[in-house]
Context: one part of a larger RNA
């Protein structure tokens, strides 16, 4: 100078307390680790690996295993010889297929009247091709992670024999090395903040989506009124361009003074308005050669390629992460409002029939603010359940359907009906959250034929509770200190 201290002071954070749901017990989903296997392909291991790679393992994917097959090769270039019944190729044998074997038929470009001769194409040989083979401890690129923490550094000058300080420490203030005052420093540059996206208010424009607001005009209605149309752009929207917030203004505080702190006013929003995006200098030989690329090594009739079947889905056990649930602030029946934000032509599919239901038939209308998916559930009303292993839970097992697909046995999602299993709120420990959050509740993608989605990323409804404070646990920031460490 770092670094470390169960030294010190000062400060932050859902880090503790305050609180409100969880996780550990139970089933069941998914991941791993064990174990098993002909394979259970590989790779991520404290936070920062375990619903991770994988935003779709029945074939495919698929890297693994067994078996059957190919050898200039599934694919790329390029040289050499050889080739018109050539290039392709129905069909026929074989066989699981891949491959082999055999053949009707039978071309194509370019020069040239034409023979002919080039090219494509095969075939052979030769260079080479392939390798999800191996080293992330040779590498790019990319990413976590400390951390959106507030720090990391340099020019020049001064101190100092140096190594280095110094600036960046001091007193205040902040989210912030934000600012402001000193002050041998006085400037800069990465970070901070703003500049950019979306949301919240108001002006203007926009008008095949909204509205009868205002006008008419049809139809239905006892009547309130409800459907449709016309004009119309006022509401609402849609999507553009602008204003609006800056401690600006007012008191107090600190104090000498600022910076700032505290309260008000006006305002949709008030002191970074709420959320994203954005991640300094580095750190952990962190993670990736299985994303791609790319050095060395390795295999080359195979470590390369094609198929067919299996496997990745095994199951004594163990550990993560989520669902479902133990119930009455429930449940079951019926009834009845109320979204937002995606998607849709090999798609979305309506009314309308059949079917208790999955679904089926059919096919209107839509490349879509116009049709469709699309009935939003919790909420609300009205009736039953009466506290019990139940009208509570729904695993697990039979059986009979649907649907995707060449194909659901190994190993697929959904319906009927039948079965009704642990489980009465979870030990030591431990997580997550500060407001439109937390809990709760349904909707929607994308991958996808289908689907293991309870998963990831989204979107609206409903809406709390509590923070005294900073002693203590932990995880950073500065400043001093003390070190047998670098």
């Nucleotide at each position: 100078u770092g670094a470390c201290g169960g030294g010190g002071g000062c400060c932050u954070g859902c880090a503790c307390a305050a609180g409100c749901g969880g996780u550990g017990g139970a089933g069941u989903a998914u991941g791993u680790g064990g174990c098993u296997u002909a394979a259970u392909u590989c790779g991520a291991u404290u936070c920062a690996a375990c619903g991770c790679g994988a935003a779709g393992a029945a074939c495919c994917u698929u890297a693994c295993c067994u078996g059957g097959c190919c050898u200039u090769g599934a694919c790329a270039u390029c040289c050499a010889a050889g080739u018109g019944g050539u290039a392709a190729a129905a069909g026929c044998c074989u066989g699981a297929a891949a491959g082999g074997g055999u053949a009707a038929u039978g071309a194509c470009c370019c020069c040239g009247c034409a023979a002919g001769g080039g090219g494509a194409g095969c075939u052979u040989g030769g260079a080479c091709a392939g390798g999800u083979g191996c080293u992330g401890c040779a590498u790019g690129g990319c990413u976590g992670u400390c951390g959106u923490c507030a720090g990391c550094u340099c020019g020049u000058g001064u101190c100092g024999u140096g190594a280095g300080a110094u600036g960046u420490u001091g007193g205040g203030u902040u989210a912030a090395g934000u600012c402001c005052c000193g002050c041998a420093a006085c400037g800069a540059g990465c970070g901070c903040a703003a500049c950019c996206c979306c949301c919240g208010u108001g002006u203007c424009c926009u008008g095949u989506u909204g509205c009868c607001a205002c006008u008419c005009c049809c139809g239905c209605u006892a009547g309130c009124g409800c459907g449709g149309g016309a004009a119309g752009c006022a509401c609402u929207c849609u999507g553009g361009a602008c204003a609006g917030a800056c401690u600006g203004c007012c008191u107090c505080g600190c104090u000498u003074a600022a910076a700032c702190g505290a309260g008000g006013a006006g305002g949709a929003a008030g002191g970074u308005g709420g959320g994203g995006a954005u991640g300094a200098c580095g750190u952990c030989a962190a993670g990736u050669c299985a994303g791609u690329a790319u050095g060395g090594c390795c295999c080359u009739u195979a470590c390369g390629g094609c198929c067919a079947g299996g496997g990745c889905u095994g199951c004594a056990c163990a550990c993560g992460u989520a669902c479902u649930a133990c119930a009455a602030u429930g449940c079951c029946u019926g009834g009845c409002a109320c979204a937002g934000a995606g998607g849709g032509c090999a798609g979305c599919g309506a009314u309308a029939c059949c079917g208790c239901a999955a679904g089926g038939u059919g096919g209107a209308g839509c490349a879509a603010a116009u049709c469709c998916c699309u009935u939003a559930a919790a909420a609300c009303c009205a009736g039953g359940c009466c506290c019990a292993g139940u009208u509570c839970a729904g695993a697990u097992u039979g059986u009979c359907g649907u649907c995707u697909g060449c194909a659901a046995u190994u190993c697929g999602a959904c319906g009927g009906c039948a079965u009704g299993a642990a489980g009465u709120c979870g030990g030591a420990a431990u997580c997550g959250c500060u407001a439109g959050u937390a809990a709760u509740g349904g909707c929607g993608u994308a991958u996808c034929a289908g689907c293991u989605a309870c998963g990831a990323c989204g979107c609206c409804g409903u809406g709390g509770a509590u923070a005294c404070g900073u002693u203590c646990c932990c995880a950073g920031g500065c400043c001093u200190u003390g070190u047998a460490c670098a």

Predicted 3D model of a 486-nucleotide part of an RNA (small-subunit ribosomal RNA, 3' major domain) from a metagenome. The RNAcentral record of the full RNA draws on SILVA. Its Rfam family is "Bacterial small subunit ribosomal RNA". Its family is annotated with structural constituent of ribosome and ribosome in the Gene Ontology. The prediction has a mean pLDDT of 82.